[in-house]
Context: one part of a larger RNA
RNA sequence: CCACAUUUAAGGAACUCGGCAAAAUACCUCCGUAAGUUCGCGAGAAGGAGGCCCGUUCAGUAGGCAACUAUUGGGCGGGGGCACAAACCAGGGGGUGGCGACUGUUUACUAAAAACACAGGGCUCUGCGAAGUCGCAAGACGACGUAUAGGGUCUGACGCCUGCCCGGUGCCUGAAGGUUAAAAGGAGGAGUGCAAGCUCCGAAUUGAAGCCCAGGUAAACGGCGGCCGUAACUAUAACGGUCCUAAGGUAGCGAAAUUCCUUGUCGGGUAAGUUCCGACCUGCACGAAUGGCGUAACGACUUCCCCGCUGUCUCAAAUGUGGACUCA
Repeated sequence: CCACAUUUAAGGAACUCGGCAAAAUACCUCCGUAAGUUCGCGAGAAGGAGGCCCGUUCAGUAGGCAACUAUUGGGCGGGGGCACAAACCAGGGGGUGGCGACUGUUUACUAAAAACACAGGGCUCUGCGAAGUCGCAAGACGACGUAUAGGGUCUGACGCCUGCCCGGUGCCUGAAGGUUAAAAGGAGGAGUGCAAGCUCCGAAUUGAAGCCCAGGUAAACGGCGGCCGUAACUAUAACGGUCCUAAGGUAGCGAAAUUCCUUGUCGGGUAAGUUCCGACCUGCACGAAUGGCGUAACGACUUCCCCGCUGUCUCAAAUGUGGACUCA
């Protein structure tokens, strides 16, 4: 010097990206326990007290005629120790946001999560030799199931809700019409031959799906404007004009896991706060099942704050064990 342990005056997070690590808490009985809430919970909330040994007393239970024996609960008085859940074992707690409802699942060997799944919700396909999947086929799964079933896809408990657009793309419907292949058809023409003929080219017309066309459909893929003016201070614009569009973003939320400018502005917390919480709305570039906004409970998730606690630190020291190192 290194590793692993133990202890430490005063302070107590000043350390640090961050209380990482360590310390602290810990058991049983009794008392007591808030907001919120889906009334289940939250909750071991929080916060307290007692626990060893001896004597005495009261009451109960079982056995016994009784003395008494066994056992349970309570009262009172005392004793010793540094220490009475005496070792080991054995929750730190509280407040506030975000995300995900929850228990679960995952990158075997750098990621356990807000990712996946989930119950619940929707759309869509499928009438049974089902759709779908595997296979060249036979055949098999689906399923020894039958639309309260099975497949695909999106969303993701629950509560309140889920606005407008079908122009584009997709899908669905459509006995008309247009276009359209092979095929049918054969007007007409060409070559050759004396000819019969043979060999070719070939118009009209008939002719499917598809496409065009006409509708529908957004919990299908997706999309959801600009400029100018206007109120008796100013400012702003309920109002008006105009251009464009398929339609111009509704409710709710909003500097947000989304805000560039930005450490926006105001308020709270601190002596001091780029983080945090509450507001505002000027949303560079939120927004409604690529779901929107809330939400009790839950989380080895994540942000911020407080109490307790501590060698994390001010600032380092000592000891033990094992190494390294030096000498033999």
Molecule: large-subunit ribosomal RNA, domain IV
Organism: uncultured Rhodobacteraceae bacterium